[in-house]
RNA sequence: UUAGAGUUUGAUCCUGGCUCAGGAUGAACGCUGGCGGCGUGCCUAACACAUGCAAGUCGAACGGGAACGGCCCACGGGCGGGAUUUCGGUCAAGCCCCGGACUGUUUUAGUGGCGGACGGGUGAGUAACGCGUGGGCAACCUGCCCCGUACCGGGGGAUAACACCUGGAAACAGGUGCUAAUACCGCAUAACAGGAGAGAGCGCAUGCAGUCUCCUUGAAAACUCCGGUGGUACGGGAUGGACCCGCGUCUGAUUAGCUGGUUGGCGGGGUAACGGCCUACCAAACCGACGAUCAGUAGCCGGCCUGAGAGGGCGGCCGGCCACAUUGGGACUGAGACACGGCCCAAACUCCUGCGGGAGGCAGCAGUGGGGAAUAUUGCACAAUGGGGGAAACCCUGAUGCAGCGACGCCGCGUGAGCGAAGAAGUAUUUCGGUAUGUAAAGCUCUAUCAGCAGGGAAGAAAAAAAUGACGGUACCUGAGUAAGAAGCACCGGCCAAAUACGUGCCAGCAGCCGCGGUAAUACGUAUGGUGCAAGCGUUAUCCGGAUUUACUGGGUGUAAAGGGAGCGUAGGCGGCGCGUUAAGUCUGAUGUGAAAACCCGAGGCUCAACCACGGGAGUGCAUUGGAAACUGGCGGGCUGGAGUGCCGGAGAGGUAAGCGGAAUUCCUAGUGUAGCGGUGAAAUGCGUAGAUAUUAGGAGGAACACCAGUGGCGAAGGCGGCCUGCUGGACGACAACUGACGGUGAGGCGCGAAAGCGUGGGGAGCAAACAGGAUUAGAUACCCUGGUAGUCCACGCUGUAAACGAUGGAUACUAGGUGUGCGGGGACUGACCCCCUGCGUGCCGCAGCUAACGCAAUAAGUAUCCCACCUGGGGAGUACGUUCGCAAGAAUGAAACUCAAAGGAAUUGACGGGGACCCGCACAAGCGGUGGAGCAUGUGGUUUAAUUCGAAGCAACGCGAAGAACCUUACCAGGGCUUGACAUCCCGGUGACGCGACUGUAAUGGGUCGUUCCCUUCGGGGCACCGGAGACAGGUGGUGCAUGGUUGUCGUCAGCUCGUGUCGUGAGAUGUUGGGUUAAGUCCCGCAACGAGCGCAACCCCUGUCCUCAGUAGCCAGCAUUUAAGGUGGGCACUCUGGGGAGACAGCCGGAGACAAUCCGGAGGAAGGCGGGGAUGACGUCAAAUCAUCAUGCCCCUUAUGUUCUGGGCUACACACGUGCUACAAUGGCGCCUACAAAGUGAAGCGAGCGAGCGAUCGUAAGCAAAACACAGAUAAGGCGUCCCAGUUCGGAUUGCAGGCUGCAACCCGCCUGCAUGAAGCUGGAAUCGCUAGUAAUCGCGGAUCAGAACGCCGCGGUGAAUACGUUCCCGGGUCUUGCACACACCGCCCGUCA
Repeated sequence: UUAGAGUUUGAUCCUGGCUCAGGAUGAACGCUGGCGGCGUGCCUAACACAUGCAAGUCGAACGGGAACGGCCCACGGGCGGGAUUUCGGUCAAGCCCCGGACUGUUUUAGUGGCGGACGGGUGAGUAACGCGUGGGCAACCUGCCCCGUACCGGGGGAUAACACCUGGAAACAGGUGCUAAUACCGCAUAACAGGAGAGAGCGCAUGCAGUCUCCUUGAAAACUCCGGUGGUACGGGAUGGACCCGCGUCUGAUUAGCUGGUUGGCGGGGUAACGGCCUACCAAACCGACGAUCAGUAGCCGGCCUGAGAGGGCGGCCGGCCACAUUGGGACUGAGACACGGCCCAAACUCCUGCGGGAGGCAGCAGUGGGGAAUAUUGCACAAUGGGGGAAACCCUGAUGCAGCGACGCCGCGUGAGCGAAGAAGUAUUUCGGUAUGUAAAGCUCUAUCAGCAGGGAAGAAAAAAAUGACGGUACCUGAGUAAGAAGCACCGGCCAAAUACGUGCCAGCAGCCGCGGUAAUACGUAUGGUGCAAGCGUUAUCCGGAUUUACUGGGUGUAAAGGGAGCGUAGGCGGCGCGUUAAGUCUGAUGUGAAAACCCGAGGCUCAACCACGGGAGUGCAUUGGAAACUGGCGGGCUGGAGUGCCGGAGAGGUAAGCGGAAUUCCUAGUGUAGCGGUGAAAUGCGUAGAUAUUAGGAGGAACACCAGUGGCGAAGGCGGCCUGCUGGACGACAACUGACGGUGAGGCGCGAAAGCGUGGGGAGCAAACAGGAUUAGAUACCCUGGUAGUCCACGCUGUAAACGAUGGAUACUAGGUGUGCGGGGACUGACCCCCUGCGUGCCGCAGCUAACGCAAUAAGUAUCCCACCUGGGGAGUACGUUCGCAAGAAUGAAACUCAAAGGAAUUGACGGGGACCCGCACAAGCGGUGGAGCAUGUGGUUUAAUUCGAAGCAACGCGAAGAACCUUACCAGGGCUUGACAUCCCGGUGACGCGACUGUAAUGGGUCGUUCCCUUCGGGGCACCGGAGACAGGUGGUGCAUGGUUGUCGUCAGCUCGUGUCGUGAGAUGUUGGGUUAAGUCCCGCAACGAGCGCAACCCCUGUCCUCAGUAGCCAGCAUUUAAGGUGGGCACUCUGGGGAGACAGCCGGAGACAAUCCGGAGGAAGGCGGGGAUGACGUCAAAUCAUCAUGCCCCUUAUGUUCUGGGCUACACACGUGCUACAAUGGCGCCUACAAAGUGAAGCGAGCGAGCGAUCGUAAGCAAAACACAGAUAAGGCGUCCCAGUUCGGAUUGCAGGCUGCAACCCGCCUGCAUGAAGCUGGAAUCGCUAGUAAUCGCGGAUCAGAACGCCGCGGUGAAUACGUUCCCGGGUCUUGCACACACCGCCCGUCA
């Protein structure tokens, strides 16, 4: 003392990159900012610098100068007054002033001494003995300091200053003259110093130390408190330094060779000292894949950051070393420099100038400009610490101590504390109830840290005292007094802690990655709330971490990135079994060192902490030394197991050279022979009457070697195939004679290396890039066809690459088996068979183990060791540049910018395939009838329109919503009206009604007038209704079916869809559900790591087909009676029928097939036979399928209108296009007359008989019937008879005219029906396309819903009633299994190129 997460997928595992959470910073930027302490602050332009300061000091080294004082002196002047006087004057004392000598004090330009080599700054250069660490110096120096020994005698000559002069603008320079010294120079003395020699000792190679002899070299005074300070020489010490060595110290080989004093020697020079440091000569070396040289980058370290560590990154502050001082060079002085604030030269720049010439160097402290994202005051003091000078006082000190500025960092403190629920107001939200903010505030009580005020007030200053404080009236203490003056920033989709509302609407924007935003955004913006941190918070940049993602600790290479194409072999690293020795590696003890600071631990000082001080530890390292000897290494001497040699033997497409052979293709010659041949999916180009193809014979030439032939053989790989011969390589078996580790691997290197290609010369039959032509096609620079040149072949040379693959480097050892095969050997056997053992190859299956899985598995991808090669996200790119090789083509080596968040491997489930297998369906086929052509109807598109309301859109929209638009409907349009509303609830007032009837009026609603008219009551009132009013609200067929519920369509009545437990798999998942049969069916049987279960299938339900039973009116009538002849009546319920109940069918029986199963085939019986026919019934799910206009509903929108109401119009338009239908085109027909046989329904605002009227629609009247009763109601096709005679008709009926009927308030737009008249298109329908498998298709009529009226539509009903199905190749759809996959929005996918 090791934490992970997000992101590749529909999901999974793996590989792999990207991203995040942490810590750090000399930071910067944004928003914000109360106080203090301690730190820290030009990372950029080693860019340029105004101004001031940063190194001086010593007068106790020296001569001068100056000032002041003292004393003395001379001269001069003044005052002065004494003496004298010719009274004009003259001369003294004294005083003052000026000057001079001496002297004292102070000062100091110069000479001289010491210091300016320290301190301070910076990191440009430097990849170096520069730095770090450990050593060496027997190869050295060291001022000041300390110790020791000895000495300090006597002389000399100058020179600054100064004076004068000269030049110059200045800086400054020169000349003449004078002078001093602790300045300078000789002389004497002299050694334990230096040099040489001698002889003894020692060591570490050169050498070292000591003794003796000879030679050489030296001085300076001053002060005094008489203590000393100072000087010279030598020796020693201490300190500081120089030099040398081992080891360590970044990147690039797309830098591989470098070097001429270069490497060494000898002589000389030089240095404090060694040395090519320098020089002359001699030799030709030295360095380098253990990376020289070159290029790039960089001051190094203690340490700092990070990390579990190993590491990685960094070298700011502090400390050590180095280097530098505008750039480059040079020396001088000195103990020390090649000298930041010294000198000289050169250069650039700046400044001054009288143009001749001069001056300067902030990478010292402040400060300025500039650069920059960015970094401070032209502060105070020498009080402390330290430094220089001095004997000292003292002077100097931008070192330093302090202060100022900056939240730049770390640390500490505060912005209040307690009580306080009406849970106030406000705000936000809300399902309107509430919830949140929130005890938060207010209010009451308390406290005073910080800031502010007042009072006091340090330590830092010590070795005896005094004096001395920049900081600073600072720290600190005390007091009074007020909650007063003091909170922000980021975030709230996941990672990641914290969500709601509104706005916006792929816009604006966000974003670290994944990704948000296209009208309900927890992701944008704002608000409220919340989360996190807090005087800060975020962002950006950089570093480490996470990243085991360069893997030493600690990774990989069959398919994810990655094994060199293969061999031989050099260096290197690795190496068998004994013995002895050594001690380099290794292990262990000790010693020295590893500076201080830092780090860790302990305890201490500032109130705490940061910070500081003390003690200890640690510092994995290096060096020296003692020891151990297993292992590795070295040395010596052995062994035979590894390796090699030898003898014997057989196998083989191993290599190379020469020769030989037959088949076939083509060509040539000749013969036969005639019209085609050839080629393809089909053709054409091509060849052929000048005789092809075919066929026969002969010949030429080149290339390749059928069968044998085999997951057979050989070879290192590439590769090797007719036969024979020569030469030759390797492997294997057997024997165990020889050598004695001779081995394995192998960076560079060397040779080998398919095909294509290149060079030179041959050769050329077939084949065949390029090319030509013909086809195919939208095109076809292709695939197909006809030709055809390089080339393919040989010799020699080059190229050096391939999916050169087992996508698997080589070697050795070990680790279950089974079964083939090739070549050997042995045993056994009568034996060539067979069997057993064994060696080397070559295959398959398989255990353990490994692997992400697939798979590998003694021929490993297992377990280990050794060596080599290679990989580190995808694209850019094996590209560019450079270099090497090549004749060229090109090969080898091999980047970056930029860009993406993935790219990828294996496996899983689906979907898909012009993949496979099996199966089904009116899917095709076989049939029947249609549609598509005509007219009309209807729906749709389009167009039009004031409006032609809206929806539905491949199947699965289009006679669909709509089971019925003249008004209404109605949603649309035009115009008119209403505004609490046409409709609901609540409140207030009024009325007694509301309503109905009549009149009036309007285009119409609305409006006006008249008449008539409530209930209950405890009499208070209540109920009910209407009118008027106010507001809450109503209302919306307005939007969103991509916000929804519900409902529906579709795949599809297809046979499927799942679950529990178990098992298998790391997992997604699999198994079950697959398989063999079978079925209409995941239906059933059998098998099976599955065993069961659910939703589906089937069955249960309804209708229909047969029978039985019960019941018998309004139904029925066999027998009986009656009759008006009608089951009408009596009667009856046998039958039909009706409607209740039941039976029946189950593969039950027989035969066959089959696994004796499931089941299938045939048969019997039966009304019905293999689910009898039909219906209802629709699994998990798919299509963001349809519907907000049935209904419901979130959100949004409208509110005198997007609501409501009325009149009129429109939904009915019409050049056209499509869908669905009807009627036809006719003779299986039309028309006329006659005659039959249904079922299922409906009926009171109804069906309506009959009778009458009308040609008819229909009308009048009216019976019956709420229906097994009456009515609708005539069924039609059919049948019989007649007519028409193939024609636009006696087909067809559109259109139109006239006249009517019906419904309705109303048929103009815009209904249906009737009669008469008119009589269009159409003579069976192109491409294409639909339905149907039996009571079906086709055909015929009947009924119903809706509905006042208005079906050719729809939903039902019955009548007549076929044809065909060989079969599953094909089209469409579906199911199961399997396979491929780069698809998963799932092939209507994905994706490539070009263009915009």

Overview: Small-subunit ribosomal RNA from an uncultured bacterium, 1396 nucleotides, folded computationally. Model confidence (mean pLDDT): 85 of 100. RNAcentral holds the sequence, with entries from Greengenes. It matches the Rfam family "Bacterial small subunit ribosomal RNA". Its family is annotated with structural constituent of ribosome and ribosome in the Gene Ontology.